[in-house]
Context: one part of a larger RNA
């Protein structure tokens, strides 16, 4: 390599954009690069292959038998593929019309609730826990009422709902970016798909500057428990969590299932939306989001028009376990660290 594979046994890249390359809708002319075919020509020798002979078979040898891939040259052939030319509308996209969305950013907004201060009642506990201390607290706590400040998440609605390429996405308005789906007709006329490199976007935690800080809380303190208890539990807490700007670029980034078409029995909820009709709360369709299942497929487990069927095209990866995502090199980061990615041994 080849062959096979990639939900769970090793394997889907974290997603998107898109170069390069690979692939590609219908119909006509035309060319003859790729393909078929015929004829020269070369293809040392050995080696294959087909015949035949020698060693007792065989491996092996022999043959001045014969033949084949390739390769040049030519002549032909035109269904495919490709080149060139000239149309078509069904891929693919534009406009119009309706319409849905927690789709992104910015700049306002509410209300509850924690905790804070101050005032006011009002008295000895209070808070935690399996039990309990530690801690607040007569310097008047804790509870109740009143104002008043902050800062961070938005109860209810709320869903097996709904967006979004994926990370993700939720109070409310406004304004501006941006997307999807449905429908009738118009209009461009294959502009498509997929994508090595490469470029954007990425939860949390972290990292730099500057800000905020109410709750919560790694780190630390102190108190339990316990043989210990660098824990679990409880009191407190610093970074952090939150906002600006810039880094990191990684996660069980999961449906563990790349993308993009095209076919293949039913049922049944629910989003959006059109047609059609009635009153059958029906019926047809189109996008989505779920359950169940036929056929098929699987080791099963389960998948099943949202396939893991049944085909194609492209890219990514997989090749015993450990060593090991380590070492060494490069690259990329302020660093932490990523990215790439071994072997020796050894089972």
């Nucleotide at each position: 390599u080849u062959g096979g594979g990639u939900u769970u046994a090793a394997a889907g890249g974290g997603u998107g954009c898109g170069u390069a390359g690979g692939c590609g809708g219908c119909u006509g002319c035309u060319u003859a690069a790729g393909u078929c075919a015929g004829u020269g020509g070369u293809a040392a020798a050995a080696g294959g292959c087909a015949c035949g002979g020698g060693c007792u078979c065989a491996a092996c040898c022999c043959g001045a038998u014969g033949u084949a891939a390739g390769c040049c040259a030519u002549u032909g052939a035109u269904a495919c593929u490709g080149g060139g030319c000239a149309g078509c509308u069904u891929g693919a996209g534009u406009u119009c019309u309706c319409u849905g969305a927690g789709a992104g950013u910015a700049c306002a907004u509410g209300g509850a609730a924690u905790u804070g201060a101050u005032g006011g009642u009002g008295u000895a506990g209070c808070g935690g826990u399996g039990a309990a201390a530690u801690g607040c607290a007569u310097a008047g706590a804790u509870a109740c009422c009143a104002u008043c400040a902050g800062g961070a998440a938005c109860a209810c609605c709320g869903a097996u709902a709904g967006c979004g390429a994926a990370g993700g996405c939720a109070u409310u308005g406004u304004a501006c970016u941006u997307u999807g789906g449905a429908g009738c007709g118009a209009c461009u006329g294959a502009c498509g798909c997929u994508g090595a490199u490469g470029c954007a976007c990425g939860a949390a935690a972290g990292c730099g500057u500057g800000g905020g800080u109410a709750g919560c809380g790694a780190a630390c303190a102190g108190g339990a428990u316990u043989a210990g208890a660098u824990a679990c539990c409880c009191u407190g807490g610093u970074a952090g969590u939150c906002c600006a700007c810039g880094c990191c670029g990684u996660a069980a980034a999961c449906g563990a299932u790349g993308a993009u078409u095209a076919c293949u029995c039913g049922c049944u909820g629910u989003u959006a939306u059109u047609c059609u009709g009635u009153a059958a709360u029906g019926g047809a369709g189109u996008a989505g989001c779920g359950g169940c299942u036929u056929a098929g497929c699987g080791a099963a487990a389960g998948c099943g028009u949202u396939a893991a069927g049944u085909a194609a095209u492209c890219c990514a990866c997989c090749u015993g376990g450990g060593g090991a995502g380590u070492a060494c090199g490069c690259c990329g980061g302020c660093a932490a660290c990523g990215g790439u990615g071994a072997a020796a041994c050894u089972c």
Small-subunit ribosomal RNA, central domain from Mongoliitalea lutea, 347 nucleotides, folded computationally. The RNAcentral record of the full RNA draws on ENA and SILVA. Its Rfam family is "Bacterial small subunit ribosomal RNA". Its mean pLDDT, the model's own confidence on a scale to 100, is 84.